[in-house]
Small-subunit ribosomal RNA from a metagenome, 1472 nucleotides, folded computationally. RNAcentral holds the sequence, with entries from SILVA.
RNA sequence: GCUUUACACAUGCAAGUCGAGCGGCAGCGCGGGGGCGACCUUGGCGGCGAGCGGCGAACGGGUGAGUAACAUAUCGGAACGUACCCUGUCGAGGGGGAUAACACAGCGAAAGUUGUGCUAAUACCGCAUACGACCUGAGGGUGAAAGCGGGGGACUUUUGGGAAACUGGGAGCCUCGCGCGGCAGGAGCGGCCGAUAUCGGAUUAGCUAGUUGGUAGGGUAAAGGCCUACCAAGGCGACGAUCCGUAGCGGGUCUGAGAGGACGACCCGCCACACUGGAACUGAGACACGGUCCAGACUCCUACGGGAGGCAGCAGUGGGGAAUUUUGGACAAUGGGCGGAAGCCUGAUCCAGCCAUUCCGCGUGAGUGGAGAAGGCCUUCGGGUUGUAAAGCUCUUUCAGCAGGGACGAAACGGUUUUGCCUAAUACGUAAAGCUAAUGACGGUACCUGAAGAAGAGGCACCGGCUAACUACGUGCCAGCAGCCGCGGUAAUACGUAGGGUGCGAGCGUUAAUCGGAAUUACUGGGCGUAAAACGUGCGCAGGCGGUUUUAUAAGACAGAUGUGAAAUCCCUGGGCUCAACCUGGGAACUGCGUUUGUGACUGUAAGACUGGAGUGUAGCAGAGGGGGGUGGAAUUCCACGUGUAGCAGUGAAAUGCGUAGAUAUGUGGAGGAACAUCGAUGGCGAAGGCAGCCCCCUGGGUUAACACUGACGCUCAUGCACGAAAGCGUGGGGAGCAAACAGGAUUAGAUACCCUGGUAGUCCACGCCCUAAACGAUGCGAACUAGGUGUUGGGGGAGGAGACUCUCUUAGUACCGCAGCUAACGCGUGAAGUUCGCCGCCUGGGGAGUACGGUCGCAAGAUUAAAACUCAAAGGAAUUGACGGGGACCCGCACAAGCGGUGGAUGAUGUGGAUUAAUUCGAUGCAACGCGAAAAACCUUACCUACCCUUGACAUGUCAGGGAUCCUGUAGAGAUACGGGAGUGCUCGCAAGAGAACCUGAACACAGGUGCUGCAUGGCUGUCGUCAGCUCGUGUCGUGAGAUGUUGGGUUAAGUCCCGCAACAAGCGCAACCCUUGUCAUUAAUUGCCAUCAUUUAGUUGGGCACUUUAAUGAGACUGCCGGUGACAAACCGGAGGAAGGUGGGGAUGACGUCAAGUCCUCAUGGCCCUUAUGGGUAGGGCUUCACACGUCAUACAAUGGUCGGUACAAAGGGUUGCCAACCCGCGAGGGGGAGCCAAUCCCAUAAAGCCGAUCGUAGUCCGGAUCGUAGUCUGCAACUCGACUACGUGAAGUCGGAAUCGCUAGUAAUCGUGGAUCAGCAUGUCACGGUGAAUACGUUCCCGGGUCUUGUACACACCGCCCGUCACACCAUGGGAGUGGGUUUCACCAGAAGUAGGUAGUCUAACCGUGCAAACGGAGGGCGCUUACCACGGUGGGAUUCAUGACUGGGGUGAAGUCGUAACAAGGUA
Repeated sequence: GCUUUACACAUGCAAGUCGAGCGGCAGCGCGGGGGCGACCUUGGCGGCGAGCGGCGAACGGGUGAGUAACAUAUCGGAACGUACCCUGUCGAGGGGGAUAACACAGCGAAAGUUGUGCUAAUACCGCAUACGACCUGAGGGUGAAAGCGGGGGACUUUUGGGAAACUGGGAGCCUCGCGCGGCAGGAGCGGCCGAUAUCGGAUUAGCUAGUUGGUAGGGUAAAGGCCUACCAAGGCGACGAUCCGUAGCGGGUCUGAGAGGACGACCCGCCACACUGGAACUGAGACACGGUCCAGACUCCUACGGGAGGCAGCAGUGGGGAAUUUUGGACAAUGGGCGGAAGCCUGAUCCAGCCAUUCCGCGUGAGUGGAGAAGGCCUUCGGGUUGUAAAGCUCUUUCAGCAGGGACGAAACGGUUUUGCCUAAUACGUAAAGCUAAUGACGGUACCUGAAGAAGAGGCACCGGCUAACUACGUGCCAGCAGCCGCGGUAAUACGUAGGGUGCGAGCGUUAAUCGGAAUUACUGGGCGUAAAACGUGCGCAGGCGGUUUUAUAAGACAGAUGUGAAAUCCCUGGGCUCAACCUGGGAACUGCGUUUGUGACUGUAAGACUGGAGUGUAGCAGAGGGGGGUGGAAUUCCACGUGUAGCAGUGAAAUGCGUAGAUAUGUGGAGGAACAUCGAUGGCGAAGGCAGCCCCCUGGGUUAACACUGACGCUCAUGCACGAAAGCGUGGGGAGCAAACAGGAUUAGAUACCCUGGUAGUCCACGCCCUAAACGAUGCGAACUAGGUGUUGGGGGAGGAGACUCUCUUAGUACCGCAGCUAACGCGUGAAGUUCGCCGCCUGGGGAGUACGGUCGCAAGAUUAAAACUCAAAGGAAUUGACGGGGACCCGCACAAGCGGUGGAUGAUGUGGAUUAAUUCGAUGCAACGCGAAAAACCUUACCUACCCUUGACAUGUCAGGGAUCCUGUAGAGAUACGGGAGUGCUCGCAAGAGAACCUGAACACAGGUGCUGCAUGGCUGUCGUCAGCUCGUGUCGUGAGAUGUUGGGUUAAGUCCCGCAACAAGCGCAACCCUUGUCAUUAAUUGCCAUCAUUUAGUUGGGCACUUUAAUGAGACUGCCGGUGACAAACCGGAGGAAGGUGGGGAUGACGUCAAGUCCUCAUGGCCCUUAUGGGUAGGGCUUCACACGUCAUACAAUGGUCGGUACAAAGGGUUGCCAACCCGCGAGGGGGAGCCAAUCCCAUAAAGCCGAUCGUAGUCCGGAUCGUAGUCUGCAACUCGACUACGUGAAGUCGGAAUCGCUAGUAAUCGUGGAUCAGCAUGUCACGGUGAAUACGUUCCCGGGUCUUGUACACACCGCCCGUCACACCAUGGGAGUGGGUUUCACCAGAAGUAGGUAGUCUAACCGUGCAAACGGAGGGCGCUUACCACGGUGGGAUUCAUGACUGGGGUGAAGUCGUAACAAGGUA
């Protein structure tokens, strides 16, 4: 231990008791009597059903529906009641008539009920008596009662038995006990009244007719409009009435440092309720949980006519729900009712049962134990960990189980003895003391003892961070996790499992809830310039706050005393259960309220005084302050006339428009409206909005100076009132210019825009509304205090000066800078955002939303007040670093410009895309893929496809067996391969034996193998920004911090190159230099190179030489070193000299921190995954070479600066033995033959070509161009079909210089010309190198592109290829409106009226008392029933208010990886 359905309840129990009140005797037992017996009978006894009567049933127990006050809490009060209990006092006399039970007779199914008759009382009714009772007219009147039980015996009386003796009973009498009546008082209990306190909503602001008061009456136990009649018109409310919602209240409980916040289970106090609503009766007490009546709903019984019932008592059942127990035992204890008592009753209570629901305690073992066992998991394969953990050994025995013992709680009452009191009494009763019997539900329970044995006893959550604790496997944005952040897309410490670990432990975790942290509603204890938040501004009632001083008072305040603040709880301290939880004694506390005494500082109040706050007066001053009236010139437009001619106007450019009917321009005159240039100003005035030509009238405020006066008159201000830009609305005017809407023209993809031409409301005036603005200083008003400096406006004082004027002090404004201080920072800073005080307004995450609904205002537009559902984890401020800008400044680059030559058009080559295919292997995809990997695809390559084969494999290591390396050869087959034949035996060491190494074949297993996947797991390498000048660090300093400074600034440079300055000073990686090459010279050397001189030759051929050239080694040289100028006396720049070369001489190599998840797993390496008779290996053939097309890069051209033919000149750098190949011969030629030379400064490739000299062609598709095709050949190669290159002859396509667009290049460069190499059997228009000839142009940095530095803006940070807005379309969610519809609550009017109470009563009935009467009887009083009046529940009708649900349709809102349309905002966001 039903938090939910105050939902419905089967069954049992929960309130009875008294025979000592009464008549009695149904049932039981005993006794007596009768009867043979069955049995009958007998109130005589114990007792006692039913009945009359008394007391109780109003307590105890349950529940929290209602209730916001009729309640509760605290503290007070007066007009009351009280059975039982206590105290005191007085009484208790004498009569009467009934009635149940019972008997008889009926009715009814039952519940029940009717008639007749008999009877009793502590039942009922009179009479008497009557006090300190009640009433009163003060004389008087009214009002009671009950007996019962015990005992006694002198006496009296009555009666039963008996012949009598005698004996029994009753009554009187005495006495005890209980009970009864009146009065007075007490205790406890109860009723009533007041003050204070007690939830939310103002989108509830007015409520009220018995309402508020009075008088009189009624009523009650009692005050009172509680009720009635009459009179008056009051009462409540912003200090929150009324209405709506919610709720039992308190002691206390949880939390919190406290103040608070939330709650009101258990226990205690109070209240309310008892199926729902109403009502009374009885009674001391009820409007009554287990009573009555009525109405209603529901359930049950029924013979259909009628009846019965009320678990929110204890158990229990159904239902609801996430969820809450046994239909147990006992009255032994405590308490209650009745009784004299015994005793009876008691689901109160005490116990037991169920539930780990909570709190507390205990156990599941302790010690030892390293071969660190086995197993598990991980592993870098070594090991690690589980782990002293286990096993083993040595001990202990709580608890559970078994056996034995075994409580406390129980002493009252009772019995008995003694004593006291009462009494005539030894009796009865009572009090005290002694002795003493009996009584235990729990329970054979707590507890104690014994034996045995580690024996029977461990789980749950978590391990990414917060937060203690990590690995493996599985999974692959799936499955799943998640409190927040967030994990999961193939290497997940985050999911699942395992091992290990961490935490707690008979529990652990989850969910829900409360407080805390949260100073995040801030009283303690917050804020409002920019984060949410100062009302647009003033005036001002209520309210709040208020200068100096005196006296009084004592409301507040403070202090003392005292009453109360129930107990329990909390706290402190003792005690009891072995401890604890728990129980218990004492104390403290209960911060509160009341009463009372005191104090007089402070606040208040009252009275008085003061002048400093405030105000008035006097004299000045400044001003676009306001209202009204008048008036002025310039300009625009229009009109008239003149002059005059073809344009004007407008724009980025145009067009629409105006103009030959004469515009624009210009001159003169006129009309009309609006606004007031210059002065003019971070100047002035005003509360704010706002105010500007000049003059006049009316008027508000400010300020200065000096005095006089009033005497706190003040400050702020909810509600209220007034003002309040522009736009807008109404009525009437006015209308020049401007100008929403609208029209046209442009722009554009579109352009309902930006631009242009027009143009209406409007703008102006008068009157009336509207009442909002980024109404901003985003800064409420008032007061005081707290460094300065500079300017400016108004006033006043002083000093100086001849004057103009200057200086200085002060006051009121208005700007800038700045100390302290404040601030998140930015910033503010005597005009505060500083330090304080007073008052008001406002804020509490973003969105929804300043929206909906409701109210108020408004003619409308709309304004004001102002939510919720739902949704998100952010939204926001300030500053920082970057990035970006159709921002700014500076600078650089073949970036543009200036030039030269190309591409884009043609044909071809080549690469790519696409398409195709059995396959067209794969990769590279903007710059930075596309003549790229590939420095060579016919086979091979080759990775692809088809077919045929192999399976320890083509290759590596290890084991075993056998052999021997190797060579020749046959058959089949496309080949791989399969099956055969033959010959033959090696190498090293060793004398040999033998050993060893390598090799081949076979077998089995470990394994091999993979150009299979992942470059987003990686290493390495590479591209790119970019050869751009940048990127960082230490210490210091500044900043709360991110960060800054240095690195910025002034110069300069190719350069963060250098100089100067500087809160910086040093340093590193980059730059530069060092390296290579080229340009000049020198030295050394001199073959194969060279040849000036000397000889010689066809020829540097030979001799000779090494001067020159050259070669290749070492040096020199260039450093702004010198001069002049500029610059800052610097760095440096400009010019010059000298020099081969001049300011980095030219070229190369060299590539900072980093960016692009850039590229590459197909170079290589490598983690993980995958394949293993295949994704491995082999072979043949095919493919990578396809072709409507598109793109990139090149080649050749289109021709005369050319083509062709003939002649002729000059290189460099390379390569060569599987090679380069000479001379010579053959062939038109490719080439063939040939073979000298050369392993190369020697020989060969190898004639360089453009050029130059001459000839020809004559502008044409050509004597240009060469594609394509045919034929014939050459070469390489196993093999040129798919698919090679070249040659000869023939053929002779497109193409006549190329649209938009686009590329390279700044000097030995572009352009042009040829030469060589790598790859390679062969194949070069590609690529890498080499030299020959050899220009043009650069004013310059506006623009395009890229980059650097500084600065600025930013809503970007995946960083502009960013971010982001709105409509539309789709899905879902909540919500507003909505013709309505259905409920709830409430109110008004009316109808109706059960039961009941009160009143009335011509009907009817009637014992007690009274009267009359001899009596019978009659009458009266009183009463019952019936009828009726009033009140009233349920119910009915109609109208309203409010709330909930629902509703076709509809409005907006929110949310939702990849929808549509645009591009509004963020940069000057391209129109701020």
Its Rfam family is "Bacterial small subunit ribosomal RNA". Rfam links the family to the GO terms structural constituent of ribosome and ribosome.